[in-house]
RNA sequence: AAACGAUCUGCACGGAGAGAGUCCGGCUGACUGGCCGGAACGCCGAAGGCGCAAUUCCCGCCCGGAAACGCUCAGGCACACGAACGGCAGAUUGCGC
Numbered sequence: 001a002a003a004c005g006a007u008c009u010g011c012a013c014g015g016a017g018a019g020a021g022u023c024c025g026g027c028u029g030a031c032u033g034g035c036c037g038g039a040a041c042g043c044c045g046a047a048g049g050c051g052c053a054a055u056u057c058c059c060g061c062c063c064g065g066a067a068a069c070g071c072u073c074a075g076g077c078a079c080a081c082g083a084a085c086g087g088c089a090g091a092u093u094g095c096g097c
Base pairs, nucleotide, nucleotide: 004094005093006092007091008090009089010088011087013086014085019041022039023038024037025036026035027034028033042077043076044075048073049071050070051069055067056066057065058064
């Protein structure tokens, strides 16, 4: 120096699921449309959050912990935006030689 790991930053990059549902009110103003707010239901899991009963892993068992597992508080359910995760680039740092 290269390679590899961690963190952060950036990107016209990839990126799933589930009512363009119903009712009420307001605005627009004429098309049975659009926008905003609210309510009751139905549904989704991959921001975040919570949990370890089941599954899997740490680990042969218990305890304990973790997860793309579970819950659905938050969030979301045309497109768009966002999005875990991945890709690329850069910076810092570790490992190693």

Glycine riboswitch aptamer from a Pseudomonadota bacterium, 97 nucleotides, folded computationally. The sequence was found by an Rfam model in a public genome assembly. Model confidence (mean pLDDT): 77 of 100. NCBI's taxonomy places the organism under Bacteria, Pseudomonadati, Pseudomonadota.